[in-house]
RNA sequence: GCACCCUUAGCUCAGUUGGUUAGAGCGCACCCUUCACACGGGUGAGGUCGGGAGUUCGAGCCUCUCAGGGUGCA
Numbered sequence: 001g002c003a004c005c006c007u008u009a010g011c012u013c014a015g016u017u018g019g020u021u022a023g024a025g026c027g028c029a030c031c032c033u034u035c036a037c038a039c040g041g042g043u044g045a046g047g048u049c050g051g052g053a054g055u056u057c058g059a060g061c062c063u064c065u066c067a068g069g070g071u072g073c074a
Base pairs, nucleotide, nucleotide: 001073002072003071004070005069006068007067010026011025012024013023019057028044029043030042031041032040050066051065052064053063054062
């Protein structure tokens, strides 16, 4: 330099051919349980879906661009 893949919660990830509420597990806070702790159960907080632009009635999903990371080739 070229090609391909990834970027969604603090971490690891799902999200079906664009559709009406953005989710799971772990972690965190509180409550229940216990003499207390752990385990277990319940409730909750936490996201401008990597940045920007475009297409569309509507974008996490499609297009372009930028950034970061990875793999292969040279």
Overview:
Model confidence (mean pLDDT): 80 of 100. This is a predicted structure of a 74-nucleotide RNA (transfer RNA) from a Candidatus Nomurabacteria bacterium. The source organism's lineage runs through Bacteria, Bacteria candidate phyla and Candidatus Nomuraibacteriota.